[in-house]
C1' cells in the first nucleotide's frame, strides 16, 4: 500500500435483525456486620459508546469519512 477486526465506565467486556432507562464482572466511595481488618451484604458515584458527516420518526447498532491498536499479505 491492499485486506479484515477492534475502539462502550478507572480496568476487562456484554449490549441478540435500529426501538425508545446503556449495562455487568472487577475496582473507587459511603453505611451494616466485626474488638479491628480480611471476606460478606446494601445503596452510590461514575460514560452519550474514538472525531465528524450522512440515513431514519428513531443510531452504541445501518453508510461515508479521519483517527488509534492488532493481525495476514506484498
Nucleotide at each position: 500500500g491492499u485486506c479484515g477486526c477492534c475502539g462502550u465506565a478507572g480496568c476487562u467486556c456484554a449490549g441478540u435483525u435500529g426501538g425508545u432507562g446503556a449495562g455487568a464482572g472487577c475496582g473507587c466511595a459511603g453505611a451494616g456486620c466485626u474488638g479491628a481488618u480480611a471476606a460478606c451484604u446494601c445503596u452510590g458515584a461514575g460514560g452519550c459508546c474514538g472525531g465528524g458527516a450522512g440515513u431514519u420518526c428513531a443510531a452504541g447498532u445501518c453508510u461515508c469519512u479521519c483517527c488509534g491498536g492488532c493481525g495476514a499479505c506484498a
Background
Transfer RNA, 74 nucleotides, folded computationally. The sequence is in RNAcentral, with records from ENA. Rfam family: tRNA. Rfam's curators write: Transfer RNA (tRNA) molecules are approximately 80 nucleotides in length. The coordinates come from a structure-prediction model, not an experiment, and the mean pLDDT is 81.